[in-house]
Context: one part of a larger RNA
RNA sequence: GGACGAACGCUGGCGGCGUGCUUAACACAUGCAAGUCGAGCGGGGAGAUCGCUUUCGGGCGAUCUUCUAGCGGCGGACGGGUGAGUAACGCGUGAGCAACCUUUCCUCUACUGGGGAAUAACACCGGGAAACUGGUACUAAUACCGCAUGAGACCACAGUGCUGCAUGGCACAGGGGUCAAAGAUUUAUUGGUAGAGGGUGGGCUCGCGUCUGAUUAGAUAGUUGGUGAGGUAACGGCUCACCAAGUCGACGAUCAGUAGCCGGACUGAGAGGUUGAACGGCCACAUUGGGACUGAGAUACGGCCCAGACUCCUACGGGAGGCAGCAGUGGGGAAUAUUGGGCAAUGGGGGAAACCCUGACCCAGCAACGCCGCGUGAAGGAAGAAGGCUUUCGGGUUGUAAACUUCUUUUACCAGGGACGAAGGACGUGACGGUACCUGGAGAAAAAGCCACGGCUAACUACGUGCCAGCAGCCGCGGUAAUACGUAGGUGGCAAGCGUUGUCC
Numbered sequence: 001g002g003a004c005g006a007a008c009g010c011u012g013g014c015g016g017c018g019u020g021c022u023u024a025a026c027a028c029a030u031g032c033a034a035g036u037c038g039a040g041c042g043g044g045g046a047g048a049u050c051g052c053u054u055u056c057g058g059g060c061g062a063u064c065u066u067c068u069a070g071c072g073g074c075g076g077a078c079g080g081g082u083g084a085g086u087a088a089c090g091c092g093u094g095a096g097c098a099a100c101c102u103u104u105c106c107u108c109u110a111c112u113g114g115g116g117a118a119u120a121a122c123a124c125c126g127g128g129a130a131a132c133u134g135g136u137a138c139u140a141a142u143a144c145c146g147c148a149u150g151a152g153a154c155c156a157c158a159g160u161g162c163u164g165c166a167u168g169g170c171a172c173a174g175g176g177g178u179c180a181a182a183g184a185u186u187u188a189u190u191g192g193u194a195g196a197g198g199g200u201g202g203g204c205u206c207g208c209g210u211c212u213g214a215u216u217a218g219a220u221a222g223u224u225g226g227u228g229a230g231g232u233a234a235c236g237g238c239u240c241a242c243c244a245a246g247u248c249g250a251c252g253a254u255c256a257g258u259a260g261c262c263g264g265a266c267u268g269a270g271a272g273g274u275u276g277a278a279c280g281g282c283c284a285c286a287u288u289g290g291g292a293c294u295g296a297g298a299u300a301c302g303g304c305c306c307a308g309a310c311u312c313c314u315a316c317g318g319g320a321g322g323c324a325g326c327a328g329u330g331g332g333g334a335a336u337a338u339u340g341g342g343c344a345a346u347g348g349g350g351g352a353a354a355c356c357c358u359g360a361c362c363c364a365g366c367a368a369c370g371c372c373g374c375g376u377g378a379a380g381g382a383a384g385a386a387g388g389c390u391u392u393c394g395g396g397u398u399g400u401a402a403a404c405u406u407c408u409u410u411u412a413c414c415a416g417g418g419a420c421g422a423a424g425g426a427c428g429u430g431a432c433g434g435u436a437c438c439u440g441g442a443g444a445a446a447a448a449g450c451c452a453c454g455g456c457u458a459a460c461u462a463c464g465u466g467c468c469a470g471c472a473g474c475c476g477c478g479g480u481a482a483u484a485c486g487u488a489g490g491u492g493g494c495a496a497g498c499g500u501u502g503u504c505c
Stems, first nucleotide, its partner, number of pairs: 001505004006501005013374006019367002021332001026330003030327003035074003040071002043068011081285003090210008100202002105198008113147001115145002123136005152179004157174001159172005183190003211257003218248003223245008260282004264275004287308005310321004338364001340363003346360001347358004377407004387398004411446001413441005421432001449494005454475003460489005470477002
């Protein structure tokens, strides 16, 4: 000198764009953050119209509209948060899988036949303070289960051809075994099943790179390898039985400490050093530890089970909870914001659609926290006014500065108009927002501070103080004329900021 997610002191006009718990992965009141589909299903409620009936209260049925507790489907594995753990194939980079999976989506092929048994809701009877739950009986489906069909896939059997980097791989045909399905609305579709190819997303393996310590030198028994078996989507000590005794290590194993990694960011002429906030990619975690279930996908933040700590309810028998989602509270701290608006846009989930949901997102609020831009007036104006300061008492300086004259009106203020962002054939659809912007109006009107002035280092005098009070980055100032302390005048620097502190280069 540059930089900062900064903080502190003094000061503070406006706008645009960004950024904002770096500390306690501390504890959390309250609200919201993941639902949707009635065009899968039975039932129930409400409204309208019509018909039948009536003891005039109403009852029953049909059609249409609408709502939905339950069964069922898809989605809750995305999106959002945090960086505790992790020195690791975690990440980065480059390869490999003849060892793998992939809901939804796209393309293609084939099929969608015929049956059955339940169960929730509802009803009744209970248990419980509650959370919730038991029994009996009824009922539906795109829920569940057999049967048929089998192009096809898979399994084992025997065969032919081609081919590779080893185990091997591919193609073709043969007979045998196993395996499917679901309908809905109403005329246009959309779904279902099996298979092939693609796409997307993942899984696994390997080469290289990835902090400090030897005042850590030996470490290791599923350990290293083999055979066999199990398990997995898949390879593999991944797991198990048996056998062998290996495997890693001064090219630093093991142990200990620290740490999420990267694209990037800061700095530097570069080499390098430091760093990993915001944005993007990957990983890990979700009160602590463990476990599996469902599913195409999780060992699942707002799912389940168990144990621990904590908080709450309780009728003491038993229950409920998890903000490292968005706001917000307490606490910690030098320190970090609103319990805001909207789904209008972009995107996501569901749905045929209308639409619903979306604290993702888009906006607004707060904060000079940062960067950038603008303003606080311009021109003229010497009686060099008054006042202040100083003085050798002549003057000097503040200083064209002010007053005064003539102008201008950015921004702020008032009034009128008023968007783009809204796309698809048309209509409709804007939170921001009566915002930006445009026009008109008034009036210099409402808008300057902070630090320094001994040298380094741009900028000096007076008074007070008297080794006191104090200053200080270093050298050093202060003990009676202090350009170094305090105040005043003046001056220098930067400017809506200025200085200090901290950290990095």